[in-house]
RNA sequence: UUUAUAAGAGGGCAAACUUAUCGAAAGGUAAGGACGCAAAGCCAAGGGCCUACAUCAUAGGAUACGGUAGCCGGUUGCAGAU
Numbered sequence: 001u002u003u004a005u006a007a008g009a010g011g012g013c014a015a016a017c018u019u020a021u022c023g024a025a026a027g028g029u030a031a032g033g034a035c036g037c038a039a040a041g042c043c044a045a046g047g048g049c050c051u052a053c054a055u056c057a058u059a060g061g062a063u064a065c066g067g068u069a070g071c072c073g074g075u076u077g078c079a080g081a082u
Stems, first nucleotide, its partner, number of pairs: 004082001012037002017032006035070001041075003046072002048068003054063003
């Protein structure tokens, strides 16, 4: 220095739920709140998943141009006994 990986320190993030607000919805944002997280930092260009205003329709539905990174993935990165 690198890899694997345990413990600890300093810290970080914040699920469900509640309130407000934006949105057609999914969902986002802010505050409260902690289920958890070593990338729960960043990225919606790859796969998956969610939604369907609008469009199309054989009227059962179909479709992302809308979302989701706390599904996989990509990328950067703190500490580090042995």
This is a predicted structure of an 82-nucleotide RNA (c-di-GMP-I riboswitch aptamer). The coordinates come from a structure-prediction model, not an experiment, and the mean pLDDT is 81. It was read from a public genome assembly, where an Rfam model found it.